[in-house]
RNA sequence: UAAUGAAAAAGGCAAACCAUUCGAAAGUUUGGGACGCAAAGCUUAGGGUCUGUGGCUUGAGUAGACAUAUUUAGCUAUGAUCGCCUGGCUGCCAAU
Repeated sequence: UAAUGAAAAAGGCAAACCAUUCGAAAGUUUGGGACGCAAAGCUUAGGGUCUGUGGCUUGAGUAGACAUAUUUAGCUAUGAUCGCCUGGCUGCCAAU
RNA backbone atom coordinates (compact mmCIF):
# COMPACT_ATOMS: atom_id res chain seq x y z
C1' U A 1 0.00 0.00 0.00
C1' A A 2 -3.76 -3.60 -1.39
C1' A A 3 -7.00 -7.58 -0.19
C1' U A 4 -9.76 -9.62 3.85
C1' G A 5 -13.11 -9.21 8.53
C1' A A 6 -11.48 -14.31 12.85
C1' A A 7 -11.04 -12.65 17.78
C1' A A 8 -10.53 -8.19 20.60
C1' A A 9 -9.99 -2.91 22.14
C1' A A 10 -11.08 2.40 21.64
C1' G A 11 -14.95 4.63 20.02
C1' G A 12 -19.12 5.43 16.23
C1' C A 13 -24.03 5.03 13.88
C1' A A 14 -29.17 3.92 15.17
C1' A A 15 -34.54 0.27 12.60
C1' A A 16 -39.40 -0.23 14.67
C1' C A 17 -42.05 2.60 18.15
C1' C A 18 -43.28 7.35 21.09
C1' A A 19 -43.20 12.74 21.27
C1' U A 20 -41.91 16.75 18.02
C1' U A 21 -40.35 20.27 13.33
C1' C A 22 -41.20 20.88 8.20
C1' G A 23 -44.02 18.90 3.95
C1' A A 24 -49.68 18.10 -0.42
C1' A A 25 -47.71 13.27 0.22
C1' A A 26 -43.70 10.03 0.21
C1' G A 27 -40.67 11.40 3.69
C1' U A 28 -37.87 14.53 7.02
C1' U A 29 -35.83 17.53 11.78
C1' U A 30 -34.85 17.15 17.04
C1' G A 31 -35.24 14.25 21.65
C1' G A 32 -36.14 9.46 23.73
C1' G A 33 -35.35 4.40 22.13
C1' A A 34 -32.13 -0.06 20.02
C1' C A 35 -33.55 -3.95 15.41
C1' G A 36 -29.33 -4.13 13.46
C1' C A 37 -24.52 -2.08 10.93
C1' A A 38 -17.11 -2.43 9.32
C1' A A 39 -18.45 2.01 6.05
C1' A A 40 -25.71 2.05 8.61
C1' G A 41 -19.56 8.01 6.93
C1' C A 42 -20.30 11.39 2.44
C1' U A 43 -22.22 11.53 -2.68
C1' U A 44 -29.08 10.61 -6.06
C1' A A 45 -24.08 9.52 -10.55
C1' G A 46 -26.88 4.71 -12.89
C1' G A 47 -30.92 1.45 -11.73
C1' G A 48 -34.96 0.03 -8.34
C1' U A 49 -38.78 1.47 -4.98
C1' C A 50 -42.24 5.17 -2.68
C1' U A 51 -45.17 9.68 -3.29
C1' G A 52 -48.10 12.81 -7.03
C1' U A 53 -48.47 19.35 -5.06
C1' G A 54 -48.05 20.76 -10.05
C1' G A 55 -48.40 19.16 -15.23
C1' C A 56 -50.46 16.04 -19.25
C1' U A 57 -54.56 12.92 -21.34
C1' U A 58 -59.77 15.04 -22.55
C1' G A 59 -60.43 8.56 -20.99
C1' A A 60 -65.20 8.41 -18.04
C1' G A 61 -69.05 11.08 -15.09
C1' U A 62 -71.63 15.70 -13.60
C1' A A 63 -73.00 21.00 -14.40
C1' G A 64 -73.27 24.41 -18.54
C1' A A 65 -76.11 27.05 -24.86
C1' C A 66 -70.84 27.41 -25.66
C1' A A 67 -66.37 28.69 -23.51
C1' U A 68 -65.34 26.21 -19.39
C1' A A 69 -65.69 24.36 -14.40
C1' U A 70 -65.65 20.16 -11.36
C1' U A 71 -65.29 14.87 -9.81
C1' U A 72 -62.86 10.49 -11.00
C1' A A 73 -59.26 7.39 -13.63
C1' G A 74 -54.50 6.82 -16.11
C1' C A 75 -49.55 8.80 -17.00
C1' U A 76 -45.62 11.90 -15.20
C1' A A 77 -40.17 13.75 -10.55
C1' U A 78 -38.32 18.38 -10.78
C1' G A 79 -39.89 15.43 -4.58
C1' A A 80 -38.10 11.27 -1.31
C1' U A 81 -35.07 6.91 -0.13
C1' C A 82 -27.36 5.85 0.07
C1' G A 83 -30.57 1.29 6.63
C1' C A 84 -32.75 -1.26 -1.67
C1' C A 85 -28.59 -2.45 -5.20
C1' U A 86 -24.34 -0.71 -8.12
C1' G A 87 -20.63 3.10 -8.87
C1' G A 88 -17.46 7.37 -6.91
C1' C A 89 -14.77 9.85 -2.58
C1' U A 90 -13.04 9.40 2.46
C1' G A 91 -12.13 6.56 7.09
C1' C A 92 -11.07 3.32 12.93
C1' C A 93 -8.87 -1.39 14.55
C1' A A 94 -6.68 -6.13 13.41
C1' A A 95 -5.31 -12.27 12.90
C1' U A 96 -3.55 -13.27 7.94

Predicted 3D model of a 96-nucleotide RNA (c-di-GMP-I riboswitch aptamer) from Oceanobacillus halotolerans. Taxonomically the source falls in Oceanobacillus (Bacteria, Bacillati, Bacillota, Caryophanales). Rfam family: c-di-GMP-I riboswitch aptamer. From the family's description: GEMM was predicted in a large-scale screen for bacterial structured RNA regulatory elements. Of the family's consensus pairs, 95% are formed in the model.